[in-house]
RNA sequence: UUCCGAUAAAGGCAAACCCAUUGAAAAGUGGGGGCGCAAAGCUACGGGUCUAACGUGGAGAACACUAUGAUCGCCGGGCCGCCGAG
Numbered sequence: 001u002u003c004c005g006a007u008a009a010a011g012g013c014a015a016a017c018c019c020a021u022u023g024a025a026a027a028g029u030g031g032g033g034g035c036g037c038a039a040a041g042c043u044a045c046g047g048g049u050c051u052a053a054c055g056u057g058g059a060g061a062a063c064a065c066u067a068u069g070a071u072c073g074c075c076g077g078g079c080c081g082c083c084g085a086g
Base pairs, nucleotide, nucleotide: 003086004084005083012037013036017032018031019030020029021028022027035073041079042078043077045076046075047074048071049070050069055065056064057063
């Protein structure tokens, strides 16, 4: 330095659910909580998935389509990083 990830050590993050709050929603944020995680750190770049306010169609407030919205704890890519038994 690279690979790898111990029944190691020091620490870290935090699913569901509940409360508050923001949002049209998906979802975000704060608190509790702890299913899990060696990148569950950062990044929507490619694919996927979720939502559908605005817009378009529609007689229509039904319904359909639509991302400029969301998700990195769905997968891949990019950037950066703690520890060290092997």